[in-house]
RNA sequence: GGGUCCGUAGCUCAAUGGGAGAGCACUCGGUUUGCACCCGAGCGGUCCGGGUUCGAGUCCCGGCGGUUCCA
Repeated sequence: GGGUCCGUAGCUCAAUGGGAGAGCACUCGGUUUGCACCCGAGCGGUCCGGGUUCGAGUCCCGGCGGUUCCA
């Protein structure tokens, strides 16, 4: 330098072009004499810019970062 794959919550990952979710973590409440476990609720996110579309996490282009392969 070129190719492949990836980028979504603090972490690990989902999400047919149409309501952004789960587990763990965190906070609050319940339970307990108390802690833990358990139960309920809450907080919090689509790498950046542009395009297509009535509508983009998803499709297209460019950029940035990471992984891997070739040189």